[in-house]
Parts: sequence; structure tokens; C1' cells
RNA sequence: AGGGGUGUGGUACAAUGGUAGCACAUCGGUCUCCAAAACCGCUAAUGCGGGUUCGAUUCCUGCCACCCCUG
Repeated sequence: AGGGGUGUGGUACAAUGGUAGCACAUCGGUCUCCAAAACCGCUAAUGCGGGUUCGAUUCCUGCCACCCCUG
């Protein structure tokens, strides 16, 4: 320099263009003499812009970060 891939709560991952979910964690509660475990509940996220569309996590495009390949 060229090519490819990934980017979603704190973490690991889902989501066919149509209400962004699951698990663990955090926090609150129930239980317990206390704690752990168990159970119930709450909060919290689409890397940053632009475009297409009635509607974008999804499609197109630029940039950023990381990973792989070629030289």
C1' cells in the first nucleotide's frame, strides 16, 4: 500500500427492514440469627457521520478502532 472480517448494556453473545433481547454481573427486595445459595424485580447498549427507505442494528457509503491475509 492492497484485500477481507469484526464493532450492540459492565462482560460474553442474539436480533428476516417493522416494540433492541437472553445469560452472567451490578442494584433493590423475599428467605436466613448472619451470610451464601435460591427466587422476584429495576436500571443500563446498536463505534462516529452521511445516504436509501414510510421505517435502518440490519442495505449503501466515508471515517475511526481492533484482528487476519498478501506484498

Predicted 3D model of a 71-nucleotide RNA (transfer RNA) from an Erysipelotrichaceae bacterium. The prediction has a mean pLDDT of 83. Rfam family: tRNA. The family's RNA type in Rfam is transfer RNA.